[in-house]
């Protein structure tokens, strides 16, 4: 850094990621080389082979095969050679190193730094002087015997650098004296004196002289040998300091601590012993438990740290398990002994043998780890005098991409670009200069030739020195024919693009995109997530990015993680300040001044091994590697300076602390006494039906007299007014009133002591309420509980009672949102205002007042801080000291375990699983049964209505072969402004057809094909057939005979048509609905870390975000509003087909003619209204209100017009249109049914129930629209529907048309009626091809429900409602009473905003943002997982106690030897083993307790809004 909580931000904070390592596994690929590595499990088991021997110059023996000569009974025997070999022994060295491992050990280790005056050290190396006289022996070896064997036992013979025994001591050791010097004061060094104890061993070689037993003695060299003394190097002990986790391990210790004396070891020491004291260790973590070899180093990181401890290198432990000792310089010994024990192995069953954690191996385990390989060329080790010999140490091969490094797989050219694949908008792109082709090179890998180099040495021979009497000998050194490669490795030819590319990703983080398949399937995921029919995230193709002989995964460490914070974090509200005090330890501490010099700082001095890191150089062709220098090694150890600053010491200071004096306030605390109000209960007295109680009510109390009242008594608790954001207290708390004892604290004063301070792990007290124990008290309230209500329940709220308790005394508990969510102490850092308690000081005083100053309690605000709200002298600022406490949510403050409690419970206090979050603040919306403040036929006030009733219609449901399809408020007289057939649909049944009812190509064909009319079969599509009846047949050319073609049309193939098939949750588009509601937004500035606010909020006003004022805003845009259509008045032009005043003419009558234009109308054009005017109110505004004028007033009515968005709203069935789907069917065409079906529910309407009527009868007065396939008048017929018939009009002419209600008279007289007309019967008419299912309509006839409508419920505020009738689309007819228009009569209330609905705007509160139709809890039910308990089974680990007691040293006895040995008994001690109580840690348990999780259970509704009781 980055993803991830959110609708967004901003913090917190967890999780996750990129990075780099790895002894590493695993999948996939896989060319060479170099240079490392390579059983991490079962310190479990081992077959076989090899890993420590070597010395003949320490010593005795001493073969054999083979050959050669002799002998021979010819079987054989001897001699020589082999050979003093081979070979065992004695005997010296070595065998304690090297090598492997990590089981054990938390200190008997390590690691630094020191000690040893407490000590040893073979080989080596230095120095001195010596090496002398003896002695018995026993191994091989011979015999003889035991035993399967392994092995022994007995007797003779013998050697030695083997054992022994004497001599001698320079020196050492011991003891006793003297003197010097040191010193840790114990002692040590030195020089010396008498005493007394300790030594040895020879071999080789070569020699003149001299001697011999003829071996030699001497000599001399050279290797030994012994004694001392020193060195190096190596080791033993010791001391500080450091070394992991747990305190749910707090006490631990009896050889334990120490002391005297003794043993004992190379030493010291309780190591061990006997006495003797009673000690010693611990919070600075002792004892116990778990875990672990340590360092040096590795990784990682910026470092500081974390981690680790494989390879190399230092140390320690170990060697099959445990115990033991022996020999040795050195071991308690890896390939040695002895004992027990487990395995395993051999056996004749009596006995034996064995130890790979040495190199290969093997089987086991296991994700997993190499060959039973060469070599002693090198390097190094052990012996040797040397040559040599051993060496699985080591050098080297070999296997493994395990890693690190480094080459190759070819270069260059080469198409506007083959093929193939693969996307596509079908045009093309990509793959990609990539191939092919065409020229080159030649790395490695393949063949062949060939040696610089790893070689130094050794060694015949030759020179030079030294030692010697020496030209013998020998040792150093040079030179040297000759000889020593297990394995690598280098050069040179050859040939040939030839033999050599994979992996894993591609949705963000993270660099890289598309197509098909799949369809909450399969499957991906490291996280946050993809998949539910258009997946860049599954799985495949292409294409593309990464790294490359490797890529990915995976585990595992460190980083990021400042996410244990030293460096570098926090704790008001996110995780965290103990309820609160006093105090121990322990931490920090005031002024001066002197001294010392721990700490500090500086110099300088030893050490920090090597190798590793880092730098320079340097060798392999680079480089990985490797080699030299040098640097680092930050650390301790010692030394020497220095004195600021901490310690320390000493001496002095007063400001901190404290004391003293005089005041002061005060619910501090305790204890006694007391007092009045109020309740309650008792007596009694008046009184007479209720009281009480609630939303409403009931339970309760009351004629046995309640409540109400008055009067006496009694009894308990709590203290009203004063009372306050006021005091007191450390917190908890503390409240009439008096008295007693008593703790704190301010102020002033200043002549006291002299840093006596701060904080406080641990302890210790005191701690609300609720609880317990015990004894008292008990009025009022009141958990439990009884009743009564609510309620769907109501184990509640509400109401009646009411026990514990609550009150008092002792005693416990120890918690609380115990809070300021804010430890305590001290300093510093503007101010305003204000409340207690003191106190100085002004004004002559004195009251009020002003100022000054201390302490105490608030409140605003400034810088600082803070994630923000905030907090700011009472800080959450700026410092400092010191506790306490935090580290993702859940689990869980649980469980164990330990403490405290009578008990309830407290404190301490995990893990296993799980989740990708949980959380803080602050921000926008949404929401509230939050509030304010406004509107709306929202309610109220009014009319009239639905719901009852019949009937129509829609929509459920139900039916059925079908009963096609879609609509939630905003579906339901809707899509449908016309379902008898058509319409009309995958409605159903049948029935026919398959390039198709339709549309466009392509290819063939041939000229023919269409329409109408025949016939046959059909129900009817459609099939077949006739003669041909008419007509009509394309283009171009013609002399009208033809001729010519193949663009009309038809037939037959195939491309394709075709779907009202799905998905409105892919879409456009269209519409709904919030709602014609006043909102929604923008730029620039500004404020805030941000989201976002501001504008837009506030005062006013308006129907309006309308305008006005004011304002960190200023301005604008989409909306309102205006503009637009109608209306309502005038004006003016116009004057048919409209009108007719006046003039004329005419009729019974009639604008019926002439003619006018006056008016009425008609339609174009204007004026008009605009809060102008005029009063008040108002903020001089905006704007109300009220009045003038006017046809009309404050948007005059109406209509048109729907801001940003909301509904995954409706529409795939208007239409378009993407994907699936279907294709002789889901397309088409056709007949008949259904869409009208009916036990029932709802909407929406009609008609009415009647007299404000009904019915006759008579007579007025409309506006809008239609009208040619039309409208249809006058006249005739029919009672009527209708018919007939046709003037007349494409309509201001003509028809539709008669307008109803009204008015005028007349009947009828409150009845189921002369109301009502449903329902049926008959009888018609009319449109249609055709009224059965299933029209409409007219006569005659019937004559149902209904008497005004439950609980709800709708419209409506004026020309409105109410009621009246007309006309229109749609249409052959109709179901239309629908809708959509038109006019005609023509009202009632309201001037209010408690309430219901809904909306707007401010505000509030939130755990909601899918936004309340939201979150969310808890039980019970099912499943799965982990855990705790749990009768108990069962395994392990440490100890204790006792019993036994192997080997062994030790210490006694007996025997034995010249002597050293040694035999055998026996005492301590002693491993394993075995009983026994007890401890701990597991595992496992019938059941059993919570606990997590887990698309759609089930029971209610705690919490989130005043959440509906906060």
């Nucleotide at each position: 850094g980055a993803g991830u909580u959110u609708g967004a931000u901003c913090c917190u904070g967890g999780c996750u990621c990129a990075g780099a390592a790895c002894g590493a596994a695993c999948g996939c690929u896989g060319g060479c080389g170099g240079c490392a590595u390579g059983g991490c499990u079962a310190a479990a088991a081992c077959a076989u082979g090899c890993a420590a021997g070597u010395c003949g110059c320490g010593c005795g023996c001493g073969a054999a095969a083979g050959u050669u000569c002799c002998c021979u009974u010819c079987g054989g025997g001897g001699a020589g050679c082999g050979a003093g070999u081979a070979g065992a022994g004695c005997g010296g060295c070595g065998a304690a190193a090297g090598g492997g491992c990590g089981a054990g050990u938390a200190a008997u280790g390590a690691a630094u730094a020191g000690g040893u005056a407490a000590c040893g050290u073979a080989c080596c190396c230095u120095u001195g002087g010596c090496u002398c006289a003896g002695g018995g022996a026993u191994a091989g070896c011979c015999c003889a015997c035991c035993g399967a064997a392994a092995g022994g036992u007995g007797g003779g013979a013998u050697a030695a650098u083997a054992c022994c025994u004497g001599a001698u001591a320079a020196g050492a050791c011991c003891a006793c004296a003297g003197c010097c010097c040191c010193c840790u004061c114990g002692g040590g060094g030195g020089u010396g004196g008498c005493g007394g104890u300790c030594a040895a061993a020879g071999g080789u070689g070569g020699g003149g002289a001299c001697c011999u037993u003829c071996g030699g003695g001497c000599c001399u060299a050279c290797c030994g040998g012994a004694c001392a003394a020193g060195g190096a190097g190596c080791g033993g002990c010791c001391u500080a300091u450091u070394u992991c986790g747990u305190a749910u391990c707090a006490g631990c210790u009896u050889g334990u601590u120490g002391g005297u004396g003794a043993g004992g070891u190379a030493a010291u020491g309780g190591c061990u012993c006997a006495c003797c004291a009673a000690g010693g260790c611990u919070a600075c973590g002792a004892c116990g438990c778990g875990u672990a070899c340590c360092g040096g180093g590795g990784c990682u990181g910026a470092g500081a740290g974390g981690u680790u401890g494989a390879c190399c290198c230092g140390g320690c432990g170990c060697a099959u398990u445990g115990g033991g000792a022996c020999u040795g310089a050195g071991a308690c010994a890896c390939u040695g002994c002895c004992c027990a024990g487990a395995c395993u192995c051999c056996u004749a069953c009596g006995g034996g043998a064995g130890g790979c954690u040495g190199c290969a191996g093997u089987a086991a385990c296991g994700a997993a780890u190499a060959u039973u390989g060469g070599g002693c060329a090198a390097u190094g080790g052990g012996c040797g005098a040397a040559a040599g010999c051993c060496u699985g140490a080591c050098c080297c091969a070999g296997c493994a991409a395990u890693g690190c490094c480094g080459c190759g797989u070819g270069u260059g050219g080469g198409a506007a670009g083959a093929a193939g694949c693969u996307c596509u908008u079908c045009g093309g792109g990509g793959u990609g200069u990539a191939a092919a082709c065409c020229a080159c090179u030649g790395u490695c890998a393949g063949g062949g030739a060939u040696u610089a180099c790893c070689a130094a040495g050794c060694a015949a021979g030759g020179g030079a020195g030294g030692c010697a009497a020496a030209u013998a000998g020998u040792c150093u050194c040079c030179u040297g024919c000759g000889u020593u490669g297990a394995g690598g490795a280098g050069u040179c030819c050859c040939a040939g693009a030839g033999g050599a590319a994979g992996c894993c990703a591609c949705g963000g983080c993270u660099a890289a995109c598309u197509u098909c398949g799949u369809g909450c399937c399969a499957g991906c995921a490291g996280c946050c997530g993809c998949g539910g029919u258009a997946a860049u995230a599954c799985g495949a193709a292409g294409g593309u990015g990464g790294c490359a002989a490797g890529c990915g995964u995976u585990g595992u460490u460190c980083g990021g993680a400042a996410u244990c914070a030293c460096u570098g974090g926090g704790c008001u509200u996110a995780a965290a300040g103990a309820g609160c005090a006093c105090g121990u330890a322990g931490g920090c501490g005031g002024c001066c001044a002197u001294g010392a010099a721990a700490g500090c700082g500086u110099c300088c001095u030893g050490u920090g091994a090597a190798a590793u890191c880092c730098c320079u150089c340097g060798g392999c062709u680079c480089a990985a590697c490797c080699g030299a220098g040098g640097a680092a090694u930050u650390g301790c150890u010692g030394g020497g300076c220095g004195a600021a600053c901490u310690g320390c010491a000493u001496g002095g200071c007063u400001u901190g602390a404290g004391g003293c004096a005089g005041g002061c306030a005060g619910g501090g605390g305790u204890g006694u006494g007391u007092g009045g109000a109020a309740c309650u209960c008792u007596u009694g007295g008046u009184g007479g039906a209720g009281c009480g109680g609630u939303g409403a009510a009931a339970u309760g109390c009351g004629u046995a007299g309640a409540u109400a009242u008055c009067a006496a008594g009694a009894g308990g608790a709590a203290c009203g007014c004063c009372g306050g954001u006021g005091g007191c207290g450390a917190a908890a708390g503390c409240g009439g009133c008096a008295c007693a004892c008593u703790g704190g604290g301010c102020c002033u004063g200043a002549a006291c002591u002299g840093a006596c301070g701060c904080u406080g792990a641990g302890g210790u007290g005191c701690g609300a309420a609720a609880g317990c124990c015990a004894g008292g008290g008990g009025a009022g309230c009141g958990a439990a509980c009884g009743g009564g209500a609510u309620u769907a329940g109501a184990u509640a709220c509400c109401c009646c009672g009411g026990u514990a308790g609550u009150c008092c005394u002792g005693g416990c508990c120890g918690u609380a949102a115990a809070c300021g969510a804010u430890g305590c102490c001290u300093a510093c850092u503007a101010g305003g205002c204000u409340g207690g308690a003191g106190u100085c000081u002004c004004u002559c005083u004195g009251a009020c007042g002003g100022g000054g100053u201390u302490c105490c309690g608030g409140u605003c605000g400034u810088a600082a801080c803070g994630a923000a709200a905030g907090c700011a002298u009472u800080a959450a600022g700026u410092a400092g000291g010191c506790c306490g406490c935090c580290u993702g949510g859940g689990g869980a403050g649980u469980a164990c375990g330990g403490u405290c409690g009578c008990a309830a419970g407290g404190c301490u206090a995990a893990a296993a699983c799980u989740c990708a979050a949980a959380g803080g603040a602050a921000u926008u919306g949404a929401c509230g049964g939050g509030g304010g403040c406004u509107c709306a036929c929202a309610c109220a006030a009014g009319c009239g209505g639905u719901g009852g009733a019949g009937c129509a219609u829609g929509u459920u449901g139900c039916u059925u072969a079908a009963u096609u399809c879609g609509a939630u408020c905003a579906a339901c007289g809707c899509g449908a402004a016309g379902a008898a057939c058509c319409u009309u649909a995958u409605c159903c049944u049948g029935g026919g057809u398959u390039u198709g009812a339709c549309a466009u190509g392509u290819a063939u064909g041939g000229a023919u094909g269409c329409g109408u009319g025949c016939c046959u079969g059909g129900a009817a599509a459609c099939a077949g057939g006739a003669u041909u009846u008419c007509g009509c047949u394309g283009c171009c050319u013609u002399u009208c005979g033809g001729g010519g073609u193949g663009a009309a049309a038809c037939a037959u193939a195939c491309a394709c048509a075709g779907g009202u098939g799905c998905u409105g949750c892919a879409u456009g588009g269209c519409u709904g609905u919030c709602g014609u509601c006043a909102g929604c937004u923008c730029g620039u500035g500004u404020c805030g870390u941000g989201a976002g606010a501001u504008g837009u909020u506030g005062g006013g006003u308006u129907a309006a975000g309308u305008c006005c004022c004011g304002u960190a805003a200023c301005g604008a845009g989409c909306g309102a509003a205006a503009c637009c259509c109608u209306u309502a008045u005038c004006g003016u032009u116009a004057g048919u087909u409209g009108c007719c005043a006046g003039c004329g003419g005419g009729u019974c009558a009639u604008g019926c003619c002439g003619g006018g234009g006056a008016c009425u109308c008609u339609a174009g054009c204007g004026a008009g209204a605009c809060u102008g005017c005029c009063g008040g109110u108002g903020u001089u505004a905006a704007a109300c209100c009220g009045g003038a004028g006017g046809a009309a007033g404050g948007u005059g009515g109406g209509g048109a017009u729907g801001a940003c968005g909301u509904c995954a709203a409706g529409u795939c069935c208007u239409c378009a249109u993407g994907g699936c789907c279907u294709u002789u069917a889901u397309g088409c065409c056709c007949a008949g049914g259904g869409c009208u079906g009916c036990a029932a529910a709802c909407g929406u309407g009609c008609u009415a129930c009647a007299a404000u009527g009904g019915c006759c009868g008579g007579u007025a007065c409309a506006a809008a629209c239609c009208g040619a396939c039309g409208c249809g008048a006058u006249a005739c017929c029919g009672c009527g529907a209708g018919g007939u018939g046709g003037a007349g009009c494409a309509a201001a002419u003509c028809g539709g048309a008669g307008a109803a209600a009204g008015c005028c008279g007349g009947u009828c007289c409150c009845a189921g009626u002369c109301c009502g007309g449903a329902u049926u019967g008959g009888a018609g008419u009319c449109u249609g091809c055709a009224a059965c299912u299933c029209g409409a309509c007219u006569c005659c006839a019937u004559g149902a429900a209904g008497u005004u409508g439950g609980a709800a419920u709708c419209g409506c505020u004026a020309g409105u409602a109410a009621u009246c009738g007309c006309a229109g689309a749609u249409c052959a007819g109709c179901u239309a009473c629908g809708c959509u228009g038109c006019g005609g009569u023509g009202a009632a209330u309201g001037u209010g905003u408690u309430c219901c609905u809904g909306a707007g705007c401010c505000u509030u509160g939130u755990a909601c943002a899918c936004a309340c139709c939201g979150c969310c809890c808890g039980u019970c039910a099912a499943g799965u997982c982990a855990u705790g308990g749990a009768a108990g089974c069962u395994g392990g680990g440490a100890g204790c106690a006792c019993c036994c007691g192997a080997a062994g040293u030790c210490g006694g006895g007996u025997c034995g030897u010249u002597a050293c040995a040694g035999a055998c008994c026996u005492g301590c001690c002693g491993a394993a083993g075995g009983u026994g109580a007890g401890u701990u840690c597991g595992g496992u348990g019938a059941c059993u307790g919570g606990g997590a999780c887990u698309a759609a259970g089930u029971c209610g509704u705690a919490a989130c809004a005043a959440g509906g009781u906060a």